[in-house]
RNA sequence: CGGGAAAUGGCUCAGCUUGGUAGAGCACUUGCUUCGGGAGCAAGAGGUCGCCAGUUCGAAUCUGGUUUUCCCGA
Numbered sequence: 001c002g003g004g005a006a007a008u009g010g011c012u013c014a015g016c017u018u019g020g021u022a023g024a025g026c027a028c029u030u031g032c033u034u035c036g037g038g039a040g041c042a043a044g045a046g047g048u049c050g051c052c053a054g055u056u057c058g059a060a061u062c063u064g065g066u067u068u069u070c071c072c073g074a
Stems, first nucleotide, its partner, number of pairs: 001073007010026004020057001028044005050066005
């Protein structure tokens, strides 16, 4: 320098192909249960999807640019 992959709650990931209310597990908070803890059960808080634009009635999803990490080639 060229090609490819990944980026989404604190952590690990799904959702993208086919645009239509952003989800799961763990962790966290509160309550119940217990002498207490743990386990279990119930409820709750927490991200507008790496960043900037474009298309669209509507974008995590499509298009362009760009940043970081990883892989391959030179």